A computed fold for a 265-nucleotide RNA from an Anaerolineae bacterium, annotated as Bacterial large signal recognition particle RNA. The RNAcentral record of the sequence draws on ENA. Its Rfam family is "Bacterial large signal recognition particle RNA". It is annotated as a non-coding RNA gene. Rfam describes the family as follows. The signal recognition particle (SRP) is a universally conserved ribonucleoprotein involved in the co-translational targeting of proteins to membranes. The gene name in the source record is ffs. Model confidence (mean pLDDT): 80 of 100. The organism belongs to Anaerolineae, within Bacteria.
């Protein structure tokens, strides 16, 4: 060096979680990598840290060690940014409230502004007068088969007669009642009156007069303060939900190094 047969070992690894710890089942990543049994109020172990059974490969692409880098993924943190939640109103700004200051246009004013004074009206009450309405009274008319009046034809009754009596209708009138008139009279009433008198009230508007002698009204716009509001900015606290970042573990991948035994030639 070659051949044969073996052995160590390999036949996936990692993260979180669980655990005193290790590994596994279950979850996630990687990506292809023997099979069966066990396991979550769990299973098996103890630094040689899954156990049991079976199978294949086997000293190298495959086993072991170290390094690289970060293209996977996980964990922890975070002065930063974003987001979310709960607050605040100091500040900026918006909006609103209430003031203050300045104030354009316009209007009005010497045919007299502001201010002051004296009145009147609109409002209320009472009275008077008027008007309207109602009633009374008054006047006229109608108005009773009998039980109202007058006069009572006819008829009736009494009487020998003279004569007398009651009395219906008609006629005339009247009562209750009805209708009309209602100038004037009396009483009553009112959402009554360009009316009169007296008193009151209100302080809003209109108006007259006197004093006065130059302003008054207006409020586009600007400024400022107070209070309110908190959707925006802002701000306090919380929250690792996301991004950036830090630490850490790290599969796959790449590079380097290392690793037997027996027999035969």
């Nucleotide at each position: 060096c070659c051949g044969u047969g073996c052995u160590a070992g390999a036949c996936g690894g990692g993260g979180a979680g669980c655990u005193g710890g290790c590994g596994g089942u279950g979850c996630c990543c990687u990506g292809u990598a023997c099979c069966c049994g066990c396991a979550a109020u769990c299973c098996g172990c103890c630094a040689u840290a899954g156990c049991g059974g079976g199978g294949u490969c086997g000293a190298a692409c495959u086993c072991c060690c170290c390094c690289c880098g970060a293209g996977a993924g996980g964990g922890c943190c975070u002065u930063c940014g974003c987001g979310c939640g709960c607050g605040g109103g100091a500040c900026u700004g918006c909006c609103g409230u209430c003031g203050c200051c300045g104030g354009a246009a316009g209007g009005u004013g010497c045919u007299g502004a502001a201010a002051g004074g004296c009145g009147g009206g609109u409002c209320c009450u009472g009275c008077g007068c008027g008007g309207c309405a109602g009633g009374a009274a008054g006047c006229u008319c109608c108005g009773a088969a009998c039980c109202c009046c007058g006069c009572c034809a006819g008829g009736u009754c009494c009487g020998g007669g003279a004569g007398g009596a009651a009395g219906c209708a008609a006629c005339g009138g009247u009562a209750a009642g009805g209708a009309g008139c209602c100038c004037a009279u009396c009483c009553u009433g009112g959402g009554u009156g360009c009316c009169g008198c007296a008193g009151g009230g209100a302080c809003a508007c209109c108006u007259g007069c006197c004093u006065g002698g130059a302003g008054c009204c207006g409020g586009a716009c600007g400024g400022u303060g107070u209070c309110g509001u908190c959707a925006a900015g802002c701000u306090g606290c919380g929250u690792g939900g996301c991004g950036c970042g830090g630490c850490u573990c790290g599969a796959a991948g790449g590079a380097g190094g290392g690793u037997g035994c027996a027999c035969g030639g």